[in-house]
RNA sequence: GCCGUGGUGGUGGAGUUGGUAGACACGAGGGACUUAAAAUCCCUUGAGGGAAACCUCGCGCGGGUUCGAGUCCCGCCCACGGCA
Numbered sequence: 001g002c003c004g005u006g007g008u009g010g011u012g013g014a015g016u017u018g019g020u021a022g023a024c025a026c027g028a029g030g031g032a033c034u035u036a037a038a039a040u041c042c043c044u045u046g047a048g049g050g051a052a053a054c055c056u057c058g059c060g061c062g063g064g065u066u067c068g069a070g071u072c073c074c075g076c077c078c079a080c081g082g083c084a
Stems, first nucleotide, its partner, number of pairs: 001083007010026003019067001027045006046057004060076005
């Protein structure tokens, strides 16, 4: 240099005929149980604003297509693998 695969909450990782983003697990917070703990069970858990209802933003970065993009197209960045 060329080719391929991938980049999504705090972590791992789902989501592919384009139509509610974050299932599930871990971690974290709160509660129940216990003399106390561990284990177990229940609830909550992306960010900002708000008393709440709710609103806005968010899939590596920047554009494009589309009524609508994590998903399709283009450029770039990073990681891994292959070829030279």
A computed fold for an 84-nucleotide RNA from a Candidatus Magasanikiibacteriota bacterium, annotated as transfer RNA.
Its Rfam family is "tRNA". Rfam classes the family as a transfer RNA.
Its mean pLDDT, the model's own confidence on a scale to 100, is 81.